Molecule: transfer RNA
Organism: Alphaproteobacteria bacterium
């Protein structure tokens, strides 16, 4: 330098034949339970989906540039 791939909540990931309130587990906080804790159960907060454009009535999901990680080739 070229090709492929990944970038969604603190962390690990799902959602990718566009339809629309963006989800799960775990962690955090609160409640319940207990003599006190842990575990269990219930609930809450937390992300405008790497970034900038484009297409569309509508994009996390399609297209292009850029940034970052990984793999392969040179």
């Nucleotide at each position: 330098g070229c090709a492929c791939u990944c970038g969604u909540a603190g962390c690990u990931c799902a959602g990718c034949u566009g339809g629309a309130u963006a989800g799960a587990g775990u962690a955090u906080c609160g409640g319940u339970u207990u003599c006190c804790g842990a575990a269990g159960c219930c609930g809450a907060g937390g992300g405008c989906c790497g970034u900038g454009g484009g297409u569309u009535c509508g994009a996390a999901u399609c297209c292009c540039g850029c940034c970052g990680g990984g793999u392969g080739c040179a």